[in-house]
RNA sequence: AGAGUUAACCGAGGCAGUCGCUGUUUUAAUGCAUUUUGCAUUAAAAGGGAGGAAAGUCCGGGCUCCAUAGGGUAAGGUGCCAGAUAACGUCUGGGGGGAGUGAUCCCACGGCCAGUGCAACAGAAAGUAAACCGCCUUAUUGCAUUCGUGUGAUUUGGUAAGGGUGAAAGGGUGCGGUAAGAGCGCACCGCGUUAAUGGUAACAUUAGCGGCAUGGUAAACCCCACCUGGAGCAAGACCAAAUAGGGGAGCAGUGUUUAGAGCACAGAUGUGACCCACAUCGUUCCCGGGUAGGUUGCUUGAGGCAGAUGGCGACAUCUGUCCUAGAUGAAUGACUGUCCAUGACAGAACCCGGCUUAAUGGUUAACUCUAUUU
Numbered sequence: 001a002g003a004g005u006u007a008a009c010c011g012a013g014g015c016a017g018u019c020g021c022u023g024u025u026u027u028a029a030u031g032c033a034u035u036u037u038g039c040a041u042u043a044a045a046a047g048g049g050a051g052g053a054a055a056g057u058c059c060g061g062g063c064u065c066c067a068u069a070g071g072g073u074a075a076g077g078u079g080c081c082a083g084a085u086a087a088c089g090u091c092u093g094g095g096g097g098g099a100g101u102g103a104u105c106c107c108a109c110g111g112c113c114a115g116u117g118c119a120a121c122a123g124a125a126a127g128u129a130a131a132c133c134g135c136c137u138u139a140u141u142g143c144a145u146u147c148g149u150g151u152g153a154u155u156u157g158g159u160a161a162g163g164g165u166g167a168a169a170g171g172g173u174g175c176g177g178u179a180a181g182a183g184c185g186c187a188c189c190g191c192g193u194u195a196a197u198g199g200u201a202a203c204a205u206u207a208g209c210g211g212c213a214u215g216g217u218a219a220a221c222c223c224c225a226c227c228u229g230g231a232g233c234a235a236g237a238c239c240a241a242a243u244a245g246g247g248g249a250g251c252a253g254u255g256u257u258u259a260g261a262g263c264a265c266a267g268a269u270g271u272g273a274c275c276c277a278c279a280u281c282g283u284u285c286c287c288g289g290g291u292a293g294g295u296u297g298c299u300u301g302a303g304g305c306a307g308a309u310g311g312c313g314a315c316a317u318c319u320g321u322c323c324u325a326g327a328u329g330a331a332u333g334a335c336u337g338u339c340c341a342u343g344a345c346a347g348a349a350c351c352c353g354g355c356u357u358a359a360u361g362g363u364u365a366a367c368u369c370u371a372u373u374u
Base pairs, nucleotide, nucleotide: 001370002369003368004367005366006365007364008363009362010361013339014338015337016336017335018334019333021049022048024046025045026044027043028042029041030040031039032038033037051345055356056355058354059353060352061351062350063232064231065230066229070276071275072274073273075228076227077226078225079224080094081093082092083091084090095109096107097106098105099104110223111222115221116220117217118216132163133162134159135158136157139154140153141152142151143150144149171189172188173187174186175185176184190212191210192209193208194207195206196205197204198203236296237295238294239293246287247286248285249284250283251282253265254264255263256262267281268280269279270278303322304321305320306319307318308317309316310315
C1' cells in the first nucleotide's frame, strides 16, 4: 500500500427564527354538575412526540378471559455436550464433520444391529444381491512351430485382483502367496470391541484383541428422549342507550322416597380433536329485530444509561441515575438563514425477548494474507 474477516455505532440532520399538529403538567377564565370536588372548552407557560428493522406474523412469553387447566390418546415441535434466559426452534462456550492459505464461516449433528420402504436409466448384478469383457484350468480341435510352445474356436470347472456401467458395486494402499485370484496371510490405515489416562460431558489419546462390511438413505415412513390446554387488546372490565322478556326446530328424564331434599344412572353443555375425570342443570341450532356511543385496558417496564464485582462468554448481582409517543379516518408538517454531506430500506396501534427479510452509505476498532522498505 492492497485484498479480506469479525464486531460496534450513526441513520440526512445540527443551530437559530416564524407559523401549524398532537399528548402530559401547572395557572387562569367560562360553562355544567356539585358534600369534598369533578368534567368540558379556551388561553398562557414548561418540558415531550416513530425504526434498526416500526416490516414478516415465523417462534417464545408477560397480561386478560374460558369453572379446573387434571390424566391419557392422537397431533405438533425440538434433537451432539454443558450452560444463559421469564421462555424459545434464541444466544454463549465446547466436541465432531465440512469449506478456506488464513483470520473465520456453515451444519435439519439421536437411531439403519426393531421393522417397512426407496435407489429411474445404465449395468452381469443395487443386499445376506453378480459374472458382460477378461484371467486361469479340463477335454476336443484348427493353424504356426526354433519342438520349448504360441495363437484361435467349442467345452468342464475356478475367480472377482484388471476393465466397463453407474451417485453408489461385497473396505483402501502395498508386499507375499496362488493354476489364476481373493483378508487367503502380513504391515499400515479404516471398522468393531475392551481397558487405562484426561475431561462435568459430548469426546480425545494410548495400548490390546478381532479378518471384520449385517452397504447407502430417516428435511423416507418409523423407533427413542424431552416439551406442548385454548382463544386473543377486535382479549377483557365499566357506564349509558335501545329493541321484540320475538318466532321455529331438536335432545331433555328414570329409579329410590308419603312428598320434598339428597343419592344413583342417563342426557345436554363446558375456547382445537377423541376418551376419562370434574363442574353446571337445562341446553343446542336456525330466522327476524335493536344498539354498536363513551371511559378504561394504554404505557414504570423480565425498562434505559453509567460504574463496580463474578464469569472464557452469553449473562448475573450490587450501587447510582433517568422517565423517553400513546394516536383512534388515525398526530410530528411548511418556510427562511447558516453549517454540513450519507440517504437507501422505510411510519408505532397492548408490551417485551429473538429470528428472518429489505436496502444505503458513513465512522471506529481488532485480526488474517500478499507485495515492498527498514
Bacterial RNase P class A from a Gammaproteobacteria bacterium, 374 nucleotides, folded computationally. Its Rfam family is "Bacterial RNase P class A". Gene Ontology terms of the family: tRNA processing, dimeric ribonuclease P complex and ribonuclease P activity. Model confidence (mean pLDDT): 75 of 100.